RNA sequence: UCGGGGUUCCCAGGAGAGGCCCGGGACAAACGGGCGCCGAAGGGGCAAGGCCUUCGCAAGGUGGGCUGAAACUCUCAGGCAAAAGGACUGGAACCCUGUG
Numbered sequence: 001u002c003g004g005g006g007u008u009c010c011c012a013g014g015a016g017a018g019g020c021c022c023g024g025g026a027c028a029a030a031c032g033g034g035c036g037c038c039g040a041a042g043g044g045g046c047a048a049g050g051c052c053u054u055c056g057c058a059a060g061g062u063g064g065g066c067u068g069a070a071a072c073u074c075u076c077a078g079g080c081a082a083a084a085g086g087a088c089u090g091g092a093a094c095c096c097u098g099u100g
Stems, first nucleotide, its partner, number of pairs: 002098007010091004018035001020034004036080003042076001043074003049067005055060001
């Protein structure tokens, strides 16, 4: 110098779905009840493969168990005007590391 990785209550961008109904209330809020939805905080689930086991002299087959990813999936949580939040992306700063 360039590349890679990590961290951050830093900056920018950032989707989806009822301002739903009743009560309450100044209120689209809190709270209580009801139906309908979303998936990108978080969380749960699983494929191939791998390992173990089971039968077998072996080759190998069946069954079982463990492990095993996501933007897939589930909607527990969260969310459904704005605000806030928001996976992820880019930037910045700091840390680690590789190469010349």